Model confidence (mean pLDDT): 83 of 100. Predicted 3D model of a 72-nucleotide RNA (transfer RNA) from a Candidatus Woesearchaeota archaeon. Taxonomically the source falls in Candidatus Woesearchaeota (Archaea, Nanobdellati). It was read from a public genome assembly. Rfam family: tRNA. Rfam's curators write: Transfer RNA (tRNA) molecules are approximately 80 nucleotides in length. Rfam classes the family as a transfer RNA.
[in-house]
C1' cells in the first nucleotide's frame, strides 16, 4: 500500500429508512437506628465528521479522521 469489521449517554452496548433504548454508573427519593444492599423517579446522545439518495436517515451511497484485525 491493499483487504475486512467497528465508531450510538461517563463506561459496556440494542436499535427492519417513520419520536434513539437497555445495563452499569451519577444525582434526588423511598426503606433501615446508620451504611450497604433493595424498590422508585430524573439528568445525561448535534447517533464520529462532510456530502449525496429520500416525503423522511443512527440505518443506504461516497469520501474524510479515528480504532481493531488480516494480507503484503
Nucleotide at each position: 500500500g491493499c483487504c475486512u469489521c467497528c465508531g450510538u449517554a461517563g463506561c459496556u452496548u440494542a436499535g427492519c429508512g417513520g419520536u434513539g433504548g437497555a445495563g452499569c454508573g451519577u444525582g434526588c427519593g423511598g426503606c433501615u437506628g446508620u451504611u450497604a444492599a433493595c424498590c422508585g423517579c430524573a439528568a445525561g446522545g448535534u447517533c464520529a465528521c462532510c456530502a449525496g439518495u429520500u416525503c423522511g436517515a443512527u440505518c443506504c451511497u461516497g469520501g474524510u479522521c479515528g480504532g481493531a484485525g488480516g494480507c503484503g